[in-house]
RNA sequence: GAGGGUAUAACUCAGUGGCAGAGUGCAUGCCUUGCAUGCAUGAGGUUCUAGGUUCAACCCCCAGUACCUUGA
Numbered sequence: 001g002a003g004g005g006u007a008u009a010a011c012u013c014a015g016u017g018g019c020a021g022a023g024u025g026c027a028u029g030c031c032u033u034g035c036a037u038g039c040a041u042g043a044g045g046u047u048c049u050a051g052g053u054u055c056a057a058c059c060c061c062c063a064g065u066a067c068c069u070u071g072a
Base pairs, nucleotide, nucleotide: 002070003069004068005067006066007065010024011023012022013021018055026042027041028040029039030038048064049063051061052060
């Protein structure tokens, strides 16, 4: 230098153009003598960056950045 893939909550990951979600974690409450487990509630998001298409973009297109990977 060439090809392919990934980027979404603190972590691991879903999300087939129309309200951004799950598990774990965190906080509060219940439970317990206390802890753990369990139950309920809640907080937490510039969807990697920038532009384009569209009435509407995490999703489609172009460019870039970071990481992973393939072959020579």

RNAcentral holds the sequence, with entries from Rfam. A computed fold for a 72-nucleotide RNA from Vicugna pacos, annotated as transfer RNA. Its mean pLDDT, the model's own confidence on a scale to 100, is 82. RNAcentral records the identical sequence in 2 taxa. It matches the Rfam family "tRNA". Gene Ontology term of the family: triplet codon-amino acid adaptor activity. Taxonomically the source falls in Vicugna (Eukaryota, Gnathostomata, Dipnotetrapodomorpha, Amniota).